[in-house]
RNA sequence: GCUUUCAACAUCCCCGUUUCGGGACAUCAACAGAUGGUCCGAAGCUGAAGGC
Numbered sequence: 001g002c003u004u005u006c007a008a009c010a011u012c013c014c015c016g017u018u019u020c021g022g023g024a025c026a027u028c029a030a031c032a033g034a035u036g037g038u039c040c041g042a043a044g045c046u047g048a049a050g051g052c
């Protein structure tokens, strides 16, 4: 460097992180939108353990 399986690390457990797309929901709005968390998918990055 490539590749496979992953999130160990976390003030019980779960939860690495950023961006993008989509679904339903809630709130604010009032016809146009905004915000919030949540679910699904994709890509990037960090890290762990293998293989080359």
Base pairs, nucleotide, nucleotide: 001052002051003050004049005048006047007046016045017044018043019042020041021040022039023038025036026035027034028033